[in-house]
Molecule: Bacterial RNase P class A
Organism: bacterium
RNA sequence: CAAGUCGUCCAGGCGGCCGCUGUCGCGAGACAGAGGAAAGUCCGGGCUCCAUAGGGCAGGACGCUGGGUAACGCCCAGGGGGAGUGAUCCCACGGAUAGUGCCACAGAGAACAGACCGCCACGGGGUUUUUCAGCCCCGGGGCAAGGGUGAAACGGUGGGGUAAGAGCCCACCAGCAGUCCGGGUGACCGGGCUGGCUCGGUAAACCCCGUCCGGAGCAAGACCAAAUAAGGAAGCGUUCGAGGCCGGCCCGGCCGAUGCUUUCGGGUAGGUCGCUAGAGGGCCGGGGAAACCCGGCUCCCAGAGGAAUGGUCGCCGUCCCGCCUAGAGGCGGGGGACAGAACCCGGCUUACGGGCGGCUUGGCGC
Numbered sequence: 001c002a003a004g005u006c007g008u009c010c011a012g013g014c015g016g017c018c019g020c021u022g023u024c025g026c027g028a029g030a031c032a033g034a035g036g037a038a039a040g041u042c043c044g045g046g047c048u049c050c051a052u053a054g055g056g057c058a059g060g061a062c063g064c065u066g067g068g069u070a071a072c073g074c075c076c077a078g079g080g081g082g083a084g085u086g087a088u089c090c091c092a093c094g095g096a097u098a099g100u101g102c103c104a105c106a107g108a109g110a111a112c113a114g115a116c117c118g119c120c121a122c123g124g125g126g127u128u129u130u131u132c133a134g135c136c137c138c139g140g141g142g143c144a145a146g147g148g149u150g151a152a153a154c155g156g157u158g159g160g161g162u163a164a165g166a167g168c169c170c171a172c173c174a175g176c177a178g179u180c181c182g183g184g185u186g187a188c189c190g191g192g193c194u195g196g197c198u199c200g201g202u203a204a205a206c207c208c209c210g211u212c213c214g215g216a217g218c219a220a221g222a223c224c225a226a227a228u229a230a231g232g233a234a235g236c237g238u239u240c241g242a243g244g245c246c247g248g249c250c251c252g253g254c255c256g257a258u259g260c261u262u263u264c265g266g267g268u269a270g271g272u273c274g275c276u277a278g279a280g281g282g283c284c285g286g287g288g289a290a291a292c293c294c295g296g297c298u299c300c301c302a303g304a305g306g307a308a309u310g311g312u313c314g315c316c317g318u319c320c321c322g323c324c325u326a327g328a329g330g331c332g333g334g335g336g337a338c339a340g341a342a343c344c345c346g347g348c349u350u351a352c353g354g355g356c357g358g359c360u361u362g363g364c365g366c
Stems, first nucleotide, its partner, number of pairs: 001362010012316007020033005035338001039349002042347005047217004059213005064078005079093001080091004094208002099206002101202003116147002118143003122139006155173006174198002176195008221273004231264006243255004280299008318335007
C1' cells in the first nucleotide's frame, strides 16, 4: 500500500427570527420536546381484563453442555461438526435397531439388493486324421475380485485360502456395540480390552422422546357523564280530569289513563385516568473469564390523540469538484444517508451515511 476480517463510536455544532406540543405561571413569559434503528411486529416479559380444583387431548414453539436473565426462540463461555492459507465465520447440534414413507436420472440391482460386461470349473457340440491342450457355440450351475452406472452399490489395504471367489480366515486401519481406566461440573476428550458385529441416506417427511406455552390485548381496562330504551321507587291523577296540542295569555275545542312528573338506573356522544419514575440514565467502587450481578452518589430525560417535535438566515466543522499557489494554504460552487415515538421494557432481524482501532494474508521499501 492492497485485499480481507472483527470490534467500537458518532448520527453535525452554536446563535438569531417565526411557528407547533406539553408543564408551570393571573399574565408577560420560562423550561422541555424522536431513533440507533422510533421500522418489521418476528420472539420474550411487565401491566389489564376474561377464564381457571387438578390433570389430559388437540395445536404450536424449541432441542449439544454449563452459566446469565423477569423471561426468551436472546446473550456469554465451552464441546462437537463444517468452510477458509489465515484473522475469522457458519450449524434446527435429541432419536434412522419404535414404526411408516421417500430416494429423480442413470444403472442388472437403491434396502432383509443385484448379475450387464466379467471370472470359474462341469456337461454336450464344433474345429483337428485321432486323443489331450487351445479356440468357438450351447446348457444348467458357482462367484462378486475386476470393469461399468450413480450423490450413494452392503467397510478399506495387504496376505492366506480357493476351481474362481468372498470377514471364509489373519494382520493393520476405520466405524459400531459392550466393558474398564484416566481427565472434565458437564457436553465431551484420551487410552486399554472383548466381539467379524460392518447395520445406506433422509426427521425445517410423517412420527417418537423431552422441555415450555390458558385466551385476548392500552381500540386492554377504570371513572365521570348530555342523549335514548328496558326496569325500580316516590308523588299526582282516571267524567270532582294529572298532563299534552291548538304561536305568549284568557275563554273555548280536541286528545287523554297500558297516563304524567320527579328521581334512581343504564352508559351513546364527549371528557378524565391508564400515560410514562422505569427490569431507567450517568459516574464511582466491588464480584465474575464473560454475559451479568451487588452497593454508593447523582439526574429526571417527549407524552400527542387525525396525532406537536418544523421552517428560515448567519457563522463554524466535514466531504466532493473547479481555479490560484513551489508548498502550507486561499477563493468559488455543491452535497450530507436510513428514517418519524403512540402503554412500557428485554431481544432478534432488516434499512443506512461516516470516523477510529485491533487482527490476518499478500506485495514493496529501509